This is a predicted structure of a 1471-nucleotide RNA (small-subunit ribosomal RNA) from Sulfuracidifex metallicus DSM 6482 = JCM 9184. Rfam family: Archaeal small subunit ribosomal RNA. The literature on the family includes a 2001 paper in Science by Yusupov et al., "Crystal structure of the ribosome at 5.5 A resolution". NCBI's taxonomy places the organism under Archaea, Thermoproteota, Sulfolobaceae, Sulfuracidifex, Sulfuracidifex metallicus.
RNA sequence: AUUCCGGUUGAUCCUGCCGGACCCGAUCGCUAUCGGGGUAGGGCUAAGCCAUGGGAGUCGUACAUCCCGCAAGGGGUGUGGCGGACUGCUGAGUAACACGUGGUCAACCUAACCUAGGGAAGGGAAUAACCCCGGGAAACUGGGGAUAAUUCCCUAUAGCUGAGGAGUCCUGGAACGGUUCCUCGGCGAAAGCCCGCAAGGGCGCCCUAGGAUGGGACUGCGGCCCAUCAGGUAGUUGGGGGGUUAAAGGCCCUCCAAGCCGAUAACGGGUAGGGGCCCUGGGAGGGGGAGCCCCCAGAUGGGCACUGAGACAAUGGCCCAGGUCCUACGGGGCGCACCAGGCGCGCAACGUCUUCAAUGCACGAAAGUGUGAAAGCGCUACCCCGAGUGCCCCUUUGGGGCUUUUCUACGCUCUAAAAAGGCGUGGGAAUAAGCGGAGGGCAAGACUGGUGUCAGCCGCCGCGGUAAUACCAGCUCCGCGAGUGAUCGGGACUCUUAUUGGGCCUAAAGCGCCCGUAGCCGGCUCUGUAAGUCACUGCUUAAAGACCCGAGCUCAACUCGGGGAAGGGUAGUGAUACUACAGAGCUAGGGGGCGGGAGAGGUCGGGGGUACUCCUAGAGUAGGGGCGAAAUCCGUAGAUCCUAGGAGGACCACCAGUGGCGGAGGCGCCCGGCUAGAACGCGCCCGACGGUGAGGGGCGAAAGCUGGGGUAGCAAAAGGGAUUAGAUACCCCUGUAGUCCCAGCUGUAAACGAUGCGGGCUAGGUGUCACGUGAGCUUAGAGCCCACGUGGUGCCGCAGGGAAGCCUUUAAGCCCGCCGCCUGGGGAAUACGGCCGCAAGGCUGAAACUUAAAGGAAUUGGCGGGGGAGCACCACAAGGGGUGGAACCUGCGGCUCAAUUGGAGUCAACGCCUGGAAUCUUACCGGGGGAGACCGCAGAAUGACGGCCAGGCUGAUGACCUUGCCAGACUCGCGGAGAGGAGGUGCAUGGCCGUCGCCAGCUCGUGUUGUGAAAUGUCCUGUUAAGUCAGGCAACGAGCGAGACCUCUACUCCUAGUUGGUAUCUGGGCCUCCGGGCUUGGACCACACUAGGAGGACUGCCAGUGUUAAACUGGAGGAAGGUAGAGGCCACGGCAGGUCAGCAUGCCCCGAAACUCCCGGGCCGCACGCGGGUUACAAUGGUAGGGACAGCGGGAUCCAAGUCCGAAAGGAGGAGGCAAUCCCUUAAACCCUGCCUCAGUUGGGAUCGAGGGCUGAAACUAGCCCUCGUGAACGAGGAAUCCCUAGUAACCGCACGUCAACAACGUGCGGUGAAUACGUCCCUGCUCCUUGCACACACCGCCCGUCGCUCCACCCGAGCGUAAGAGGCGUGAGGAUCCCUGCGAAAGUGGGGAUUCGAACUCCUCUUACGUGAGGGGGGAGAAGUCGUAACAAGGUAGCCGUAGGGGAACCUGCGGCUGGAUCACCUCAU
Repeated sequence: AUUCCGGUUGAUCCUGCCGGACCCGAUCGCUAUCGGGGUAGGGCUAAGCCAUGGGAGUCGUACAUCCCGCAAGGGGUGUGGCGGACUGCUGAGUAACACGUGGUCAACCUAACCUAGGGAAGGGAAUAACCCCGGGAAACUGGGGAUAAUUCCCUAUAGCUGAGGAGUCCUGGAACGGUUCCUCGGCGAAAGCCCGCAAGGGCGCCCUAGGAUGGGACUGCGGCCCAUCAGGUAGUUGGGGGGUUAAAGGCCCUCCAAGCCGAUAACGGGUAGGGGCCCUGGGAGGGGGAGCCCCCAGAUGGGCACUGAGACAAUGGCCCAGGUCCUACGGGGCGCACCAGGCGCGCAACGUCUUCAAUGCACGAAAGUGUGAAAGCGCUACCCCGAGUGCCCCUUUGGGGCUUUUCUACGCUCUAAAAAGGCGUGGGAAUAAGCGGAGGGCAAGACUGGUGUCAGCCGCCGCGGUAAUACCAGCUCCGCGAGUGAUCGGGACUCUUAUUGGGCCUAAAGCGCCCGUAGCCGGCUCUGUAAGUCACUGCUUAAAGACCCGAGCUCAACUCGGGGAAGGGUAGUGAUACUACAGAGCUAGGGGGCGGGAGAGGUCGGGGGUACUCCUAGAGUAGGGGCGAAAUCCGUAGAUCCUAGGAGGACCACCAGUGGCGGAGGCGCCCGGCUAGAACGCGCCCGACGGUGAGGGGCGAAAGCUGGGGUAGCAAAAGGGAUUAGAUACCCCUGUAGUCCCAGCUGUAAACGAUGCGGGCUAGGUGUCACGUGAGCUUAGAGCCCACGUGGUGCCGCAGGGAAGCCUUUAAGCCCGCCGCCUGGGGAAUACGGCCGCAAGGCUGAAACUUAAAGGAAUUGGCGGGGGAGCACCACAAGGGGUGGAACCUGCGGCUCAAUUGGAGUCAACGCCUGGAAUCUUACCGGGGGAGACCGCAGAAUGACGGCCAGGCUGAUGACCUUGCCAGACUCGCGGAGAGGAGGUGCAUGGCCGUCGCCAGCUCGUGUUGUGAAAUGUCCUGUUAAGUCAGGCAACGAGCGAGACCUCUACUCCUAGUUGGUAUCUGGGCCUCCGGGCUUGGACCACACUAGGAGGACUGCCAGUGUUAAACUGGAGGAAGGUAGAGGCCACGGCAGGUCAGCAUGCCCCGAAACUCCCGGGCCGCACGCGGGUUACAAUGGUAGGGACAGCGGGAUCCAAGUCCGAAAGGAGGAGGCAAUCCCUUAAACCCUGCCUCAGUUGGGAUCGAGGGCUGAAACUAGCCCUCGUGAACGAGGAAUCCCUAGUAACCGCACGUCAACAACGUGCGGUGAAUACGUCCCUGCUCCUUGCACACACCGCCCGUCGCUCCACCCGAGCGUAAGAGGCGUGAGGAUCCCUGCGAAAGUGGGGAUUCGAACUCCUCUUACGUGAGGGGGGAGAAGUCGUAACAAGGUAGCCGUAGGGGAACCUGCGGCUGGAUCACCUCAU
C1' cells in the first nucleotide's frame, strides 16, 4: 500500500468459516506535570417523579388615580396597546405528503415592516383602579356607588358582497378569473398623543392595491424489515345537492350508483422522528441520526374550545384520568422533555456560579428595562492540537559543572469583574512517567526462582502431568507515551451477499419432468416520432461541514475571507447510431404442407408359448428336500422321480447390442384398431408468429392407502430349524399382506449425466443407429460394400478450462437470454404457523443453544477376514530328532514369610542380568555400632576429643552409663554446606545391546513432470542369494547397503627347523623267540607339524536353452565349480524395546539416615502353574573284563608326573614345568569276549538311612565326592508345539569360563555319522507392484445408537396472570348546532329541550404479545459408566436412497432405484 497473517492435514492444493493486526463511539482498570488553545458533558435506561430559586415583559409621549417632592422629576396600582404562537428543551408518538427533492394553488391567509393611493364626519355608553358594605381558613369572591381613554356601541361615507341583465377588452397552456354599465337585496372603517406661541413637525389610527416575510393546502419521485401478513374496504369508490373552513376535498351531512385498492406487495405485523450531515471504506457500499443547522412532533396521559394576524397554546383557560401538596374537611393548588439542583434508574454524565459588557430578541419616540437566549467562569483523562519532565563531565549507591521553555514572587497592562496572556524585575534542576506486552500470529528472554494437568493463562492456535522462553514473581528487553490497556457496539479486513465483483458434476447449491400466465429478453431492410440515451444552456440543490487558496490568534487545533465542485432535480434547445413506439416490407428463427422410411412410444382388443403349482389316472419304491455341516419340513395313508390328461395365475428365454423409442418416470412374445412424437428429403405455404418462465396446471418408479376382483410363483410381518456368548439377523423350511387387474388417492427416490432450458462460436480421429445422395460388387434380395450430407448415440483427443479428479462440437471451453438454487458445521429438513392428503405423510420452513472446524480432490505411508508376483526349515511339504506325560536340576509366576532384594514379560522375559548367592557377594530382613570437608553460632585449660581397670547394660563390645586414672586442644549441641547412596526417573540421557534383519532395501545430485504435497530414477520383461545383472523406458549418474573385503578350514609350492620330526646315515645302553624291539646321542630337515610368503576358481572352456543379452541346465578338467565351506563386518531408520543394578550422567530425594561397618537370617522357603534342560522307560540295550584312536585349551597362592597308604573318594611326599620341552591328558561312543532274555528286570535311578572324604573361619538352615544299604515314578507321552538340508541332524566324550569348594549351565573342541526336498505359497511371515480406506498415536486404528448420571437452552401442555389492540352493550365529563323561554336597547347572558361529536369508566367477546405451568418430548454439552458392533478394507451379509413392516440399541427384512462398490471373468469401444 486497492495488504494480509494464524487455525482442519503426517504433508499438499482447494472450499469454507473462526480469530488477529486497523479506524470510530461509549463505559471501566491503572496512572497523571502542564500550561495553553478548541469542543463535548443525564442522548442510549425511566417522554420516570420533583423541594427551592430563577427563565417575559414592556410602554407614564394612550387613560384614570394614589404617593414622595417647593419644583424638575420619581415611584405604585389598575384600564388600554404590543409581545407572552419567538427563543429554550426533548424524541414519546409517527412508515405518514412526516421528511427530502421538484412542481402546483385558475382553491388560500399573513400582525408588525416597505411602496403607492385615499381617508378619519356626527353621536352615545360601560367599566377597573378608587370609595362603602359583605362571604371565605385559604385560593379567591359577591353587592352598591363614581369615572377616563388609542376601551365599547350607533348613524354616515369609502368599501365589501349576493342575484339578474348587457357589452368590450385583458392575463394565461386553459377562464370558472379580472374589468365597464344598469336594477334589487345584505354587510359595513377610523383615535388619538407628544413637541411647538403659531406655522409646522413627529409618533400613531382607518381603507384599498402591490411587495416582503411567515404560513396553509395539493401533488410527481425517493428513502426500513417480515409473504410463516394474500386478499383488503360501508364514508368504503364515484356522482347530485348542501354544510364547514382563510382555502380544494367524504373534511362533514342527505340522496343515488357499486364501485375502489392489490404480487410494480394492497391489508396486517414489527421497528423507527426525517434531512443537511457523521463514522468507516480505494470505491461501490455498510452503519448511524449525539452535539451544530433546517423541518416535524410533544409538553404528566387524553379530550375540548376561547382569544388572536397567527394556537387548539411548555411557565393561558375548561373537563376527565392517575400522581402529589395545602386544608379550619366546606374547599383549593401544582405539572423542570427551560437553567441550576434533588430522588430514582442505571456501565454511564458537572455549579442550586457571574454578567446583561458583547451578539440577538420583546417593549418603548427615546433614554432604557427585561432576557438561566447568550456571553463568561468553575468541574470532568470527552476529543483535537502544542510542549515539557533536562544537558555535559568524572573515579557512577555518588560527585562536579551548565541552562531556565516551564515553575514561583512582585509591579504595570488587558477584562463587565477576574484569570490566562503581554511587558519588566528576582529565585531555582528545581515542580513532572506511566500503561500494556515478551510461545506463534506479533516487536521484545531458550534468564533465575516458585508451582507440578494443581494453581492459573489463553481473542485463535494452544501452555501447565518436576528442567514451563506460555502460570506466579524478580531481572532484562519491546511497543506506545500523559497516557495506556480491557469490555461492549459499528465499519473495514470480507470477491463470506459478489452492480463494480462469487458460485451450483464431486466442496453448500439445477425444481423429478413437461406445458404455460405475468414479467424479462428478442432476426433482416426502410420510413417516421424522439420516451430512454447523448450534447449544450438557465434555475435549483440554505448555512455550517468536506475540498482548494489566502489571512488572524507565537505555531497548530480553531476561526475568518474567497473560490470551485461532483452528484441529483427541473426547464429549454439540439442530435438520432442503439433501445423503444408507430407504419411498410423480407425469410436465415419458428410453424405448416407433401413424400418414403425407422422404432420395446402410448392405449384398447384378439391370439400364442415354455416353465411352475395343483388335481386326476397310470407306472414305481424308500427315500426326498436342504446346507459350510445339519435340522425343522415332505414321505409306506406310497412322497421325490417318469408318462398321459386337465385347471389356474403370473411371465414373455434365445434374438438382445455402452442397439432403439420417449419430456421425465419408463417401454421387450405375435397380430390388429385408434393415437402421439422425432429424424431425413422437397426452388411448396405463413411471415418473427420466437426464447425463458415467478405464480399456476399436467405427468410422475417402487412402497403405501380406499373400494372391488384375482392369487401359480415370490415374499415384509409371523411360525419353526440352525449358527452364536447372545442372534429380535445373515443360512434353511413354511408363510400373510403385497406383488397382478379395474376405479380412485398419494407425489416421493442416489427421480443421477449427482451437469436447468434455448441460441451462436471454437482442431481432429474412430465406432454405431436412422434417413438421403453418388460409386462399386451382385446370388438381382428390404442383398453386400465404399464415400459424402443431416440428425441421434458412444469412445479417444488438441487448444482452452478446472482445486484436482477430470471435461473437451453431446463442454465443466468462449459468449448471449431467462428461470431455479447456495452462503461454516450441528440443532434440522426439526418446531410453530399455513396449504394439501382418508391415513402414512408431503410442500413451505425458523430460532434459542452449541461448535473450530465440518468438507472436496489428490499425495506419502500404514492397514484389509482385497488382488497379483517373488522369497524363508525362526514357513509348509518330504523326512530325522525332540518338547508337551515321569523323576530330578534350573529359571519364572503364585503363595508364604521379619525378609523370601531388584530388573527382564509374544517372537525379541523365563540355565536371562557371564545370576553355579553357605559368610562375603547383597542391594532384602532382625539387632547393634561408626562417620559431617568448609563456614557461622554456641561450648571449651573451671579440661574438649580420645584411651583404660572394675561394675552395670548387651547375644557380644569403654558402643553407652557409673566411679576413677591417663592425656592435652579442639568440640556435632544448633544452623548452613558436604562426602556417600545397588534411593527415584531407561518417559530427561550417553554408551552398549536386542530386534525388524539368515531381510534387500534406504537415499542423493542434476534433469524432467505436477499449482503443490510429491513423482520419476527405484517402473516393465527376463534373471539372480541379492535394487545381482541384461534389454526397454524422461531420465542420466552417484552414495550407503548386497557383492567385493578380513579371518579360519580344504590343495600345491617356497622359506625356516627348536622345544617339533626320526624315513635315511651313524654312536651308546637294555631286551630278544635273533626277524627285530625299546631307549638315548649326533648328522639331517625328506615327510609330518609349526608359521611366514606365494599360487589356485574366473561361468575361464564345451554343448543346449534364452533375444545374438544377462543368465540357467548339463559336461570336461580340477584339491575345490558356480557365494567352495564356516565366521567377522552388517545400510537409512523404527520399536519412548532393554539396561540409572556394569560404568558415566541431568534433575529430584536421603544426609545422622535411604551413607557406612559388624553378627545372624533371607535370596535355597512350597497346596500349585509355566519355560528350558538332565536321566530314562531299555536288547541298535545293560553289565563285567580286555583292547584302540582326538582336538581345542589351561597351568605359579598353579598344573603336578612317577612312588607309597587307602576298597574308593582321598591322603603323604614330590621329579619336571613361567611351558610346541613338563603336567592336566587314561578320551568316550567304538572293537573283542562273557553274562543278562523282555521282566518294572542285572532297565531306571529318585528318595531315604549309615559310614567315610574334600574345600572353607564356618557345610544345621544350604556344598560336592566315595562306599554300603534303600530302590520311587517311568512300559514312548492328549490338544498343541520346537529344531534341522551334510561332515548337517542325531549320538559320544574332552577342554575351558565361573571357581576356596560345587554344572545337569555357557563357550569351544574333536569322534561316530544319517534320512528326506532340489519343490511350493496351502499355513506363519517378509519384500515388491496394484487396489479400497472415514486410519496417520497409523486396525491393539476409527467409530454408531439405546440406556444410566449432571448441566443448559428449546418445543408441546390442562390452564393461570399481565399488557396492548379491535368490536359491542351501558353510564357518560365536556364541546358543537338548533328550538323555546327569562333578562338586556343591542351585543350578549341565565334556564329548559332536541340532535350530534365524545374523553373516561364498568362489563362482554375476539386477536396479538409477554410471563408462568403439573406433566410430556426430543436436542446440545459433559470424567475413564452399561449393552452391543451398525459404518470406514469385499468392514467380515457391499454400501446408500425412497417406502413399508419389525426389533433393547446401533439396526434387520421386503420392493424398486443408484455406484458415491472391492474382486474375478466375459462382451463392446478406443489406443